[in-house]
Overview: A computed fold for a 76-nucleotide RNA from an Elusimicrobiota bacterium, annotated as c-di-GMP-I riboswitch aptamer. The sequence is in RNAcentral, with records from Ribocentre.
RNA sequence: ACCGAUAAACGGCAAACCGUCCGUGAGGGUGGGGCGCAAAGCGCAGGGCCUCUGAUGAGGUCGCCUGGCUGCCGAA
Numbered sequence: 001a002c003c004g005a006u007a008a009a010c011g012g013c014a015a016a017c018c019g020u021c022c023g024u025g026a027g028g029g030u031g032g033g034g035c036g037c038a039a040a041g042c043g044c045a046g047g048g049c050c051u052c053u054g055a056u057g058a059g060g061u062c063g064c065c066u067g068g069c070u071g072c073c074g075a076a
Stems, first nucleotide, its partner, number of pairs: 012037002017032006035063001041069002045066003048061005
């Protein structure tokens, strides 16, 4: 000098629950609240799980997994 994983640091997000709004529902928005998270940032791409429909199908969940794109710091 380069690569790079942690520690550390500046910070970030925000589970359950409660208030309120939307939705048939799963669930989502928002305020409070912190269980936790190095991608708990984005996105249904492949699955899983869940919801609706008589069925075909339609929808939800990325804080379920895989894979994709992007981002902060970087000692010993």
The source organism's lineage runs through Bacteria, Pseudomonadati and Elusimicrobiota.